Model confidence (mean pLDDT): 76 of 100. Predicted 3D model of a 94-nucleotide RNA (THF (Tetrahydrofolate) riboswitch aptamer) from a bovine gut metagenome. It matches the Rfam family "THF (Tetrahydrofolate) riboswitch aptamer". On this family, see Ames et al., Chem Biol 2010: "A eubacterial riboswitch class that senses the coenzyme tetrahydrofolate".
RNA sequence: CAGAGUAGAUCCGCAUGCGUACAGUGCCUCAAAGACGGGGAGUUGCUUUGAGGACGAAAGGCAAAGCCUGCGAUGUGCGGAUCGCAUCCCGCUG
Numbered sequence: 001c002a003g004a005g006u007a008g009a010u011c012c013g014c015a016u017g018c019g020u021a022c023a024g025u026g027c028c029u030c031a032a033a034g035a036c037g038g039g040g041a042g043u044u045g046c047u048u049u050g051a052g053g054a055c056g057a058a059a060g061g062c063a064a065a066g067c068c069u070g071c072g073a074u075g076u077g078c079g080g081a082u083c084g085c086a087u088c089c090c091g092c093u094g
Stems, first nucleotide, its partner, number of pairs: 001094003008083010018072003027053008038090004059069004
């Protein structure tokens, strides 16, 4: 000097749920907690939880206590792709 490696993030596919009108997601404010390459530190960044606030989704069909097809920035799991330690110090490989 160059490089590798994580958590995780985003997207796609599959499976399985929830909601279809006080949902969920997304957005704003506050509080708490957690995680952040092998080691240490670690934010005004990230995630989760709680409280509050603004906004407000698409229904249709059938043989109808239900089912099917849709719809929702919908939850979870699995797989794939892409990106990838905020940053600092040390270490590792060449």